Transfer RNA from a Paracoccaceae bacterium, 77 nucleotides, folded computationally. It matches the Rfam family "tRNA". Gene Ontology term of the family: triplet codon-amino acid adaptor activity. Lineage of the source: Bacteria > Pseudomonadati > Pseudomonadota > Alphaproteobacteria > Paracoccaceae.

[in-house]
RNA sequence: GCGCUGAUAGCUCAGCAGGAUAGAGCGCGUGACUACGAAUCAUGAGGUCGGGAGUUCGAAUCUUCCUCAGCGCACCA
Numbered sequence: 001g002c003g004c005u006g007a008u009a010g011c012u013c014a015g016c017a018g019g020a021u022a023g024a025g026c027g028c029g030u031g032a033c034u035a036c037g038a039a040u041c042a043u044g045a046g047g048u049c050g051g052g053a054g055u056u057c058g059a060a061u062c063u064u065c066c067u068c069a070g071c072g073c074a075c076c077a
Stems, first nucleotide, its partner, number of pairs: 001073007010026004019057001028044005050066005
């Protein structure tokens, strides 16, 4: 330098042939239970889906540029 894959909640991930109120598990807060905890149960908060632009009535999902991470190939003194 070229190509491929990935980036979604604090963590691990799902959702990707465009239809919307963005999800799960763990973790966290509150309450119940308990002598106190753990476990269990109930309930809640937490995200403008890596960043910009574009297409569209509508984008996490498509196009494009950039950033970061991983892998392969090439080049090189």